[in-house]
RNA sequence: ACCUGUUUAUCCUGCAGGAGGUUGCUGCUAUCAGAUUCCGGUUAAGACAUGCAAGUCAGAGGUAGCAAUACCUCGGCGAACUGCUCAGUAACACGUCGAUAAUCUGCCUUUAGGUCAAGGAUAACCUUGGGAAACUGAGGAUAAUACUUGAUAGGGAAUAGAUACUGUGAUGUUUUAUUCCAAAAAGGUAACGCCUAAAGAUGAGUCGGCGGCGGAUUAGGUAGUUGGUGAGGUAAUGGCUCACCAAGCCAAAGAUCCGUAGGGGCCGUGAGAGCGGGUGCCCCGAGAAGGACACUGAGAUACUGGUCCUAGCCCUAAGGGGUGCAGCAGUCGGGAAGACUUUACAAUGCGCGAAAGCGUGAUAAGGGGAUUCUGAGUGCUCAUGCACUGCAUGAGCUUUUGCCAAGAGUAAACAUCUUGGAGAAUAAGUGGUGGGUAAGACUGGUGCCAGCCGCCGCGGUAACCCCAGCGCCACAAGUGGGAACCACAUUUAUUGGGUCUAAAGCAUUCGUAGCCGGCUUGUUAAAUGCUUUGUGAAAUUGUUUCGCUUAACGGAACAACGUGCAGAGUAGACUGGCAAGCUAGGGACUGGGAGAGGUUAGAGGUAUUCUAGGGGGAGCGGUAAAAUGCUAUAAUCCUUAGAGGACCACCAAUGGCGAAGGCAUCUAACCAGAACAGAUUCGACGGUGAGGGAUGAAAGCUAGGGGAGCGAUCCGGAUUAGAUACCCGAGUAGUCCUAGCUGUAAACACUGCGAGCCAGAUGUUGCAUAAUCUUCGGGAUUGUGCAGUGUCGUAACGAAGGUGUUAAGCUCGCCACCUGGGAAGUACGGUCGCAAGGCUGAAACUUAAAGGAAUUGGCGGGGGAGCACUACAAGGGGUGCGGCGUGCGGUUCAAUCGAAUUCAACGCCGAGAAUCUCACCAGGGGCGACGGCAGGAUGAUAGACAGUCUGAAGGGCUUUCUUGACGAGCCGAGAGGUGGUGCAUGGCCACCGUCAGCUCGUGCCGUGAGGUGUCCAGUUAAGUCUGGCAACGAGCGAGACCUGUAUUUGCUGUUGCUAACAUUGGAGCAAUCCAGUGAGCACACUGCAGAGACUGCCUUCGAAAGAAGGAGGAAGGUGCAGGCUACGGUAAGUCUGUACGCCCCGAAUCUCCUGGGCUACACGCGCGCAACAAUGGUAGGGACAAUGGGAUGCAACUCCGAAAGGAGAAGCUAAACCUCGAAACCCUACCUUAGUACAGAUCGAGGAUUGCAACUCAUCCUCGUGAAGUCGGAAUCCCUAGUAAUCAGAGGUUAGCAUCUUCUGGUGAAUAUGUCCCUGCUCCUUGCACACACCGCCCGUCAAGCCAACCGAGCAGGGCUUAGGUGAGUCUUAAUUUUUUGAUUAAGCCGAACCUAAGUUCAGUGAGGUGGGCUAAGUCGUCACAAGGUAUCCGUA
Repeated sequence: ACCUGUUUAUCCUGCAGGAGGUUGCUGCUAUCAGAUUCCGGUUAAGACAUGCAAGUCAGAGGUAGCAAUACCUCGGCGAACUGCUCAGUAACACGUCGAUAAUCUGCCUUUAGGUCAAGGAUAACCUUGGGAAACUGAGGAUAAUACUUGAUAGGGAAUAGAUACUGUGAUGUUUUAUUCCAAAAAGGUAACGCCUAAAGAUGAGUCGGCGGCGGAUUAGGUAGUUGGUGAGGUAAUGGCUCACCAAGCCAAAGAUCCGUAGGGGCCGUGAGAGCGGGUGCCCCGAGAAGGACACUGAGAUACUGGUCCUAGCCCUAAGGGGUGCAGCAGUCGGGAAGACUUUACAAUGCGCGAAAGCGUGAUAAGGGGAUUCUGAGUGCUCAUGCACUGCAUGAGCUUUUGCCAAGAGUAAACAUCUUGGAGAAUAAGUGGUGGGUAAGACUGGUGCCAGCCGCCGCGGUAACCCCAGCGCCACAAGUGGGAACCACAUUUAUUGGGUCUAAAGCAUUCGUAGCCGGCUUGUUAAAUGCUUUGUGAAAUUGUUUCGCUUAACGGAACAACGUGCAGAGUAGACUGGCAAGCUAGGGACUGGGAGAGGUUAGAGGUAUUCUAGGGGGAGCGGUAAAAUGCUAUAAUCCUUAGAGGACCACCAAUGGCGAAGGCAUCUAACCAGAACAGAUUCGACGGUGAGGGAUGAAAGCUAGGGGAGCGAUCCGGAUUAGAUACCCGAGUAGUCCUAGCUGUAAACACUGCGAGCCAGAUGUUGCAUAAUCUUCGGGAUUGUGCAGUGUCGUAACGAAGGUGUUAAGCUCGCCACCUGGGAAGUACGGUCGCAAGGCUGAAACUUAAAGGAAUUGGCGGGGGAGCACUACAAGGGGUGCGGCGUGCGGUUCAAUCGAAUUCAACGCCGAGAAUCUCACCAGGGGCGACGGCAGGAUGAUAGACAGUCUGAAGGGCUUUCUUGACGAGCCGAGAGGUGGUGCAUGGCCACCGUCAGCUCGUGCCGUGAGGUGUCCAGUUAAGUCUGGCAACGAGCGAGACCUGUAUUUGCUGUUGCUAACAUUGGAGCAAUCCAGUGAGCACACUGCAGAGACUGCCUUCGAAAGAAGGAGGAAGGUGCAGGCUACGGUAAGUCUGUACGCCCCGAAUCUCCUGGGCUACACGCGCGCAACAAUGGUAGGGACAAUGGGAUGCAACUCCGAAAGGAGAAGCUAAACCUCGAAACCCUACCUUAGUACAGAUCGAGGAUUGCAACUCAUCCUCGUGAAGUCGGAAUCCCUAGUAAUCAGAGGUUAGCAUCUUCUGGUGAAUAUGUCCCUGCUCCUUGCACACACCGCCCGUCAAGCCAACCGAGCAGGGCUUAGGUGAGUCUUAAUUUUUUGAUUAAGCCGAACCUAAGUUCAGUGAGGUGGGCUAAGUCGUCACAAGGUAUCCGUA
């Protein structure tokens, strides 16, 4: 001194928790010593067995004894101390300072004096009576320092007076007179006592000031109450008590009542201020089972004395008695909670005594207790080994401590001290190890289970958080847990907080008490400052020092503390008091202006509605669209007139007025306030304001009016899944007026009132004023001053947003309010109200957050800009219908293996399931590297004829031959696994994304998250570029780049080409044509290397970037088409391509074989193929490609077959040979609109091919058969040019199988030069209660469980108060009495206790009822957060 927890992140507010110290209890563990004001305080001031805790004595008498002495009794002193406890008590109980002029004081000290005369009893004892006992009665004898009478001295009291002294004050002291009262143990030989008076000391009584708890959901209390006079009583004042008189007394500075509590010194904690505590030690008080009362005495209303009542317990012979541990030990009980029924009077004290001495559970000692504090130890060295800061073994050393022995020590012991002996021997735990918080990314187990966790949080198969092991960390004879207190907490704020938005300013104003208060002078000294006196106990605390070996502990000195109280003196600034003045605050007056200020009365205006007349004649009205509704009894509409109620357009404003609520046509009257101006006036008269008063929108209530329009409730029509709503049509209360009540609003500027100070700028309203202009107007403009009302803004402040002379700045005064969220502005109580309700206003319980401001995202049925054929528009062609192919779902099945499921699964993995593939099903076989153990020459293992099982098999079994050393029977461990986990992973890939974004360095801004840059204006396909700008630069993306293609140049020339030339052959009458060769490289083509395009040029626009148009050019603005494609996200997909972690199977989830299945079929969906025909079909003839592939291969050509195909077979390792005759197209002919000469499904028959194999389940050919289908609902897909559409070809896979897919070429359009409407994307901005991010969040009822509370007819109790009754007993008075400090009786006062009744309060219980809180996955809706889909919220009905 902080730290963790609200968030995606941030800063605050705020609470929760952690870290510190202290005190009890408790778990585990434990070697020793010292000290300790520690140890039945907390709960039961509950009950107590047993023993002990107060006696003692040269006063006296007696008994026993030779005596010492012991015992009994009378008597004296003591027993009122000590010790224990904290129930009661909120009080003069305590603390402190005073008073006693209102008092007492045994023993003790000092001084002075005295101690005379006499008398009668009584106990013990003796004799007896009663009784169980306790105890008690009668008779007789006796003593005293027991008791009584008298004298003396002095003393006291009352009355009346006098003087002196003390003092503030005489009621005091002294003194005079009278009256009254009252002494002595003349003890004892003495010591020692006793008496009187005065004084002291000590102790006590009483009184006063001040101080120290909570509650106002306790506001009034009090009849002896307050005072007086008189009397009584007391040691003493006093209503302490009584009689009479008066009506006082206390209280918001908190009376009374209720609750709690012994007070203080001190103790704990804290820097302190404080807060909490009151156990132990000391002081004071109170109590002694609960309650009351007196006696004795100097002192008690008496803990271990007495009497009585009540409750309990004990004894009893039933008549009657006894008893009080909150003394020391000890027992039971209750409780989380606490010791021995020890020793001694040796020491210190106390009582008695002259003393010796006696007594003392006070005290001193010991025992027990992890009570606290302090000190010490649990070893050291060397060698060897090991997993090497360590451990083990061995050897050596030391002996603190512990153990043993002797002595000292002590009342006796225990301790302790001295000396000696053996022996490392006798001695380490507890808690933690995810963060906070020091210490493991170790191993095993578990698998949202078991459990942990103060808080945050861990645990759902790789747990650094559970349970263990090992290691490590902290402290250490201790260490953790739980409870309480302080600190942390400046989260109660005096020191030292706040209130616009986090909790918090009363709805507003007036004003009482209180608090605060302008300038000057004088005085005072209450307050204040200083000085000083007394006191504030000791212990405690600090410093120094000394004593125990040190320390703890103790002694001494000094200081401090008790921050105080009381007295005295001094100062005079400030505050206060008093007195006198002043004018800057405030009030009053005057003046001319401003105003929806208020009240009352009158007047007016437009519109709506209604009524009447006239016109008119079919709809009107209403909505997104409708309907209900109105209308032929004439609506709506036009026009004229009238009625009635409400309201007051334009002006109108960011304006004005008012304390707020609020106030708007005009006029008048009355009332009030503010501003300005004034050489007017008073002279601090002021500010705020607890209680209190008044005012107070709307809704609401009462009574009476009024009622046009609007319009809760209600009704109807729509909407909807529903629609108790939003929309529509009607329409009651109400809205209006009068008189009352209510008293609340998001009554908001979410900002209390007043005063001073502290930069400005700019509007506007009112008044005054100066200047200028002027139409001369009550005019206008500009400036200044004051007052109001706005905007921007400096400093400053603030968590920030923001505020900022109208403060949320800097200061002062006063008031109100706040202290985590919820329960709750609820309950109960009180009070107000006619009611509705208002004001005041909790707790149990529950919860770790709730909240404010701002940031980045995401989202919005918010806004703006830009963009895209997986968007629209303009178009072209499809799908969706029917048939078939194929994939998926579903269903079925022994199995129909799996994976993929919006875009981004579904002709996808699968580039092609008859077997194989294969993972699925049925059935049947096989396999264990390596290690260990059973077994094994009495034969492991392997093979086999026959039979049998079987679909088949020496695979098994039966049978019995051969072989000859190993060995799957068991435990481990492997190979293998298309077994699991794509949510453990790598890699690859899809989509966002045909997007234009994503970041960094430095600087700057912000407390910070973060922002800026990346924004704005243009522009672009583009964060592309230009300009501006607290930014300047840079990177990844875009572009550039790479490939192909389009033009051209050069080179190349075989397997390519053939224009020209030469030549050979053929055809033809010929022109000429065809084929070949030479030759050539012109052309085409192949390949390589270049050129070309850059907005370069021109025009227009523009600041530029750039855009539009044009020229040239093969190509023009990225030329076209591809490749590459950022940071990231989707826990997207793939463990079944391969790889790989973990888990699993392991003689089966491995592997092989046979057969089946993936090919099923009521049905739904996707993608395709061929169609429905004439832009066509059929037949015949004719023309033009490109890309590819080829040796388990492509196959020319010839023959056979109608064809599929078959039989031969050249060439080709391929610019050479083969595939290879392209089709659409063109020409000719037929078909003529029909289920057809369209279409081809399906089925039948016959063939061919591949392959062990073609049934399930292949393909092809021929003939026959000839289905649905005549252009497709809602909806939906693709496409912008060589594109769509259409036509064919080739490759891939392959034994066989293509309507798939990837390429290739042929023919070849339409429309758009736009937009953001739909679907989306990017940027900016806005709102947000979202951040798992709208598939978000979230509210309430109902249903279920649990919890605490409230109401509740009542029921049964406790406390207190009041009244009444009964009434033990004490006291007073009187009387009586043979025994006279006694007894009895009567009356009276007080009065415990018990009973009854009422009131009040506290807790308990209660059928039932009520709301509240909490609880992973219940029901119904969707009210809130975005314009949340009707903006939300407040008050009211």
Molecule: small-subunit ribosomal RNA
Organism: groundwater metagenome